About this RNA: A computed fold for a 349-nucleotide part of an RNA from an uncultured organism, annotated as small-subunit ribosomal RNA, central domain. Its mean pLDDT, the model's own confidence on a scale to 100, is 92. The full RNA is in RNAcentral, with records from ENA and SILVA. Rfam family: Bacterial small subunit ribosomal RNA.
Context: one part of a larger RNA
RNA sequence: CUGGGCGUAAAGCGCACGCAGGCGGCGUGCCAAGUGCGAAGUGAAAGCCCUCGGCUUAACCGGGGAAGGGCUUCGCAGACUGGUAGGCUUGAGUGUCGGAGGGGGAGGCGGAAUUCCUGGUGGAGCGGUGAAAUGCGUAGAGAUCAGGAAGAACGUCGGUGGCGAAGGCGGCCUCCUGGACGAACACUGACGCUGAGGUGCGACAGCGUGGGGAGCGAACGGGAUUAGAUACCCCGGUAGUCCACGCCGUAAACGAUGGACACUAGGUGUGGGGUCGGGAAACGGGUCCGUGCCGGAGCUAACGCAGUAAGUGUCCCGCCUGGGGAGUACGGUCGCAAGGCUGAAACUC
Numbered sequence: 001c002u003g004g005g006c007g008u009a010a011a012g013c014g015c016a017c018g019c020a021g022g023c024g025g026c027g028u029g030c031c032a033a034g035u036g037c038g039a040a041g042u043g044a045a046a047g048c049c050c051u052c053g054g055c056u057u058a059a060c061c062g063g064g065g066a067a068g069g070g071c072u073u074c075g076c077a078g079a080c081u082g083g084u085a086g087g088c089u090u091g092a093g094u095g096u097c098g099g100a101g102g103g104g105g106a107g108g109c110g111g112a113a114u115u116c117c118u119g120g121u122g123g124a125g126c127g128g129u130g131a132a133a134u135g136c137g138u139a140g141a142g143a144u145c146a147g148g149a150a151g152a153a154c155g156u157c158g159g160u161g162g163c164g165a166a167g168g169c170g171g172c173c174u175c176c177u178g179g180a181c182g183a184a185c186a187c188u189g190a191c192g193c194u195g196a197g198g199u200g201c202g203a204c205a206g207c208g209u210g211g212g213g214a215g216c217g218a219a220c221g222g223g224a225u226u227a228g229a230u231a232c233c234c235c236g237g238u239a240g241u242c243c244a245c246g247c248c249g250u251a252a253a254c255g256a257u258g259g260a261c262a263c264u265a266g267g268u269g270u271g272g273g274g275u276c277g278g279g280a281a282a283c284g285g286g287u288c289c290g291u292g293c294c295g296g297a298g299c300u301a302a303c304g305c306a307g308u309a310a311g312u313g314u315c316c317c318g319c320c321u322g323g324g325g326a327g328u329a330c331g332g333u334c335g336c337a338a339g340g341c342u343g344a345a346a347c348u349c
Stems, first nucleotide, its partner, number of pairs: 004320003007303002012317001014201004021194003025088002028085004033081002035077008049065006091191001092188004096183003103177007110154001114150008125136002162169002206247006215241002220236004258316006266294008275285003298305002322349003331342004
């Protein structure tokens, strides 16, 4: 160096964009770097191998021969890789038309509920639990009616449904904006795939500054329970949860399954588009894209996966190599901090 793996045994970076690099469609001409063939040179001696010989044999030694990766030069070949020139349209992309969507950002608006405040009615309880108590209430609670204020979240629709690269996204309207999909044509002409470093995005919690604060609620206080109860249950309640800006950069960031392309029986739902059927609706046939279930071949240690592959192949990246020590120490780097990233060893089984 080759050889094995990564759904659940160790192992897919949380996700994307992308420089370098690696890899790359169809056909033609040329070049001949890679590649193949031939020839020449070189490949010291010793050693290895063959053979002959010398020590009584062997080891050992001597003579002769063979072999030799590789390197250099010349010639030939032209399939494949590469280079170059000029083409092609199926990969990729652009234009036109169209519909779907909780995709993103900003502003505005709405109703239900909750809490609080004010006023009316009313008069003894309310609340809470397994049962209670703490708590609230004659300074008038709870209940009920009217008015007002505030903040947060958007019931039904709602779906095994949709959108997004992932994190994630759900009241209504307006503005700005990204992507995907379908149909028929036209255009560019390989412009592609992946992607070490790098850069950006990245739930919750947490941090900084300023606001906001209804409900909920770490910490904390109280009441219970209990042998105890630093809990589970109850009454309160601060950070926080919300907004703006700036950090943090983690996760069972999961499909525990990297990305791209091609190929490989079927059946049945569902979302979007277009098409055909008398075809306007329901419905049916075929078709493209998405999303589920079942199942065959094949694969798998089994479970299971099975056209959304964990099947059959190609390309590129990441990662694994017994358990503990340990995602620790040290160093470096990032961070305001919390801590993140990188990441051992002794020792031990």